The part of an RNA shown here (small-subunit ribosomal RNA, 3' major domain) has 479 nucleotides and comes from a metagenome. The RNAcentral record of the full RNA draws on SILVA. The coordinates come from a structure-prediction model, not an experiment, and the mean pLDDT is 81.
Context: one part of a larger RNA
RNA sequence: UGACGGGGACCCGCACAAGCGGUGGAGGAUGUGGUUUAAUUCGAAGCUACGCGCAGAACCUUACCAGCCUUUGACAUGCCUCUUAUGAGCCUGAGAGAUCAGGUUCUUCGGUUCGGCCGGGGAGAGCACAGGUGCUGCAUGGCUGUCGUCAGCUCGUGUCGUGAGAUGUUGGGUUAAGUCCCGCAACGAGCGCAACCCUUACCGUUAGUUGCCAUCAGGUAGAGCUGGGCACUUUAACGGAACAGCCGGUGAAAGCCGGAGGAAGGUGGGGAUGACGUCAAGUCCUCAUGGCCCUUAUGGGCUGGGCUACACACGUCCUACAAUGGCAUUGACAGAGGGAAGCAACCCUGCGAGGGGUAGCGGAUCCCAAAAAGAUGUCUCGGUUCGGAUUGUCCUCUGCAACUCGAGGGCAUGAAGUCGGAAUCGCUAGUAAUCGUGGAUCAGCAUGCCACGGUGAAUACGUUCUCGGGUCUUGUACA
Numbered sequence: 001u002g003a004c005g006g007g008g009a010c011c012c013g014c015a016c017a018a019g020c021g022g023u024g025g026a027g028g029a030u031g032u033g034g035u036u037u038a039a040u041u042c043g044a045a046g047c048u049a050c051g052c053g054c055a056g057a058a059c060c061u062u063a064c065c066a067g068c069c070u071u072u073g074a075c076a077u078g079c080c081u082c083u084u085a086u087g088a089g090c091c092u093g094a095g096a097g098a099u100c101a102g103g104u105u106c107u108u109c110g111g112u113u114c115g116g117c118c119g120g121g122g123a124g125a126g127c128a129c130a131g132g133u134g135c136u137g138c139a140u141g142g143c144u145g146u147c148g149u150c151a152g153c154u155c156g157u158g159u160c161g162u163g164a165g166a167u168g169u170u171g172g173g174u175u176a177a178g179u180c181c182c183g184c185a186a187c188g189a190g191c192g193c194a195a196c197c198c199u200u201a202c203c204g205u206u207a208g209u210u211g212c213c214a215u216c217a218g219g220u221a222g223a224g225c226u227g228g229g230c231a232c233u234u235u236a237a238c239g240g241a242a243c244a245g246c247c248g249g250u251g252a253a254a255g256c257c258g259g260a261g262g263a264a265g266g267u268g269g270g271g272a273u274g275a276c277g278u279c280a281a282g283u284c285c286u287c288a289u290g291g292c293c294c295u296u297a298u299g300g301g302c303u304g305g306g307c308u309a310c311a312c313a314c315g316u317c318c319u320a321c322a323a324u325g326g327c328a329u330u331g332a333c334a335g336a337g338g339g340a341a342g343c344a345a346c347c348c349u350g351c352g353a354g355g356g357g358u359a360g361c362g363g364a365u366c367c368c369a370a371a372a373a374g375a376u377g378u379c380u381c382g383g384u385u386c387g388g389a390u391u392g393u394c395c396u397c398u399g400c401a402a403c404u405c406g407a408g409g410g411c412a413u414g415a416a417g418u419c420g421g422a423a424u425c426g427c428u429a430g431u432a433a434u435c436g437u438g439g440a441u442c443a444g445c446a447u448g449c450c451a452c453g454g455u456g457a458a459u460a461c462g463u464u465c466u467c468g469g470g471u472c473u474u475g476u477a478c479a
Base pairs, nucleotide, nucleotide: 001479002478003476004475005474007473008472009471010470011469012468013467015463016462019427020426021425022424023423026319027318028317029316030315031314032313033312034310035309042053043052064305065304066303067302068301069300070299073129077128078127079126080124081123082122083121084120087106088105089104090103091102092101093100094099109119110118111117131294132293134292135291136290140288141287142283143282144281145279147277152191153190154189155188156187157186158167159166160165171182172181173180197271198270199269200268202240203239204238205237206236207235208234211230212229213228216227217226218225243265246259247258248257249256250255321420325379326378327377328376329375330374337368338367339366342361343360346357347356348355349354386417391412392411393410394409395408396407397406433455434454435453436452437451438450439449
């Protein structure tokens, strides 16, 4: 100087407390451990691994296993020989396929010193080399997690100290903040904080189609449907608006408390933004890369299997155990997205998943699209009209192909489960809870992930205690 303390003082955080809803019990989904296996590819490991890499394993993916095949190689550059400019298919046979053997159709150069000489392709023998998701993240770059959006981390000059170092950065107030004020052997400065950026909430200006419809006219079963208009809504560009600015109190100031006006009030709400560093944290399987290793194999191709196994254990979720509910009927209101190898109105058809036609739309125009919670009726406490696992059977769709191993529909079946031990998690407001909607990936497959809106709470006395963090101080046989 740090680090640590079951030392002290002060302060903060859904840290506790006060509340609401969960997890831990059940069934299922998914990840992991373990076990099994020819293989169940590899990585991730307290917080910071475990719906994580994987925004989507039937083949492919795929890195794993078995078998079959291949060796200048699937891919790059160069050297030699032969051949041909070329490019695109089709057929037959063998085979699981990779591949091998054979046949055939269309199409077909430029320059030129007229030499297959140069440029392009193919075949062959070799050689340099290719290739490796092989090892080392404790050799590395890059990227990322975490402490933590915590308020800290430092430097120059000066001063003090023999020195390591100190001071500044401590102190008194204040703040979300090393934020600001005052003081002070310090005076300044940098990286952080804040602001500048995006979004949301209010107003104005500009603009008026694909959006809108107040006034006028036409028109309908209904309808901005038509003429017309740009007022309103809205869209999207530019501005305004909030600054402790005004008033009162308090204070030395910084600031704090209350009030007014205001769409918004004390950082208005949300996001992006992550200092010096810590964990030899993670990643050599995104990529790049040193070293090491393989080179008829640890490279390459293919078929099939595996990653989907199952006495068990854990994590994260979904659905429930019901009446604030189930079922039936009814009917209104969102926002944000996506659409051409696509989204598909409408009509026909099927109990349904779906199928057959087909308008419109590369979309403020058309479509996905039905929002759901809501309202009315019924059920009356029963393992039930709760719950839906499991199983049988018949179908649908995608796709060369659903056996291992997809999703969906109809009928039948109807398991556990009556609110969950010790323990434990999230959340402070348009939040929790609850309800549906969309998207990425994607042929198909979502209870995961990312986003969107609808309905919409309770509680916070307080900082004694638990956890984490910050500042000062104290002790130390630790560095």